[in-house]
């Protein structure tokens, strides 16, 4: 300086890569690396496609930027707080 948020319940959508070790298991990044969790559901950046893409960088990978607010993409219905307005009280 910009945004605007949590959180139940039901229904839906989605990912699971790399690096080491004979295996068991370790290590990374990450909300999650098959957990029975964990993300996300049109107000949509979960997550697919473009992509066996480009730059960087790393032992290695979507590891980090870019691509890109580009295509695509899964919803009802309560409750909590903010904030706006308009009514009542009180000072």
């Nucleotide at each position: 300086u910009c945004c605007u948020a949590c959180u139940g319940c039901u229904a839906g959508g989605g990912g699971u890569g790399c690096c080491c070790g004979a295996c068991a298991g370790g290590g990374c990044u990450g909300a999650g690396a098959c957990a029975g969790a964990c993300c996300c559901u049109u107000g949509g950046a979960a997550c697919c496609u473009g992509a066996u893409c480009c730059g960087g960088g790393u032992u290695g990978u979507g590891c980090c930027g870019g691509c890109g607010g580009a295509g695509g993409g899964a919803a009802g219905c309560g409750g909590u707080g903010c904030g706006u307005c308009a009514g009542c009280g009180c000072u």

This is a predicted structure of a 91-nucleotide RNA (TPP riboswitch aptamer (THI element)) from Thiohalomonas denitrificans.
NCBI's taxonomy places the organism under Bacteria, Pseudomonadati, Pseudomonadota, Gammaproteobacteria, Thiohalomonas.
The model forms 100% of the base pairs in the Rfam consensus.
It was read from a public genome assembly, where an Rfam model found it.
Its Rfam family is "TPP riboswitch aptamer (THI element)". Rfam links the family to the GO term thiamine pyrophosphate binding. The family has 115 seed sequences and 16,130 matches in Rfam 15.1.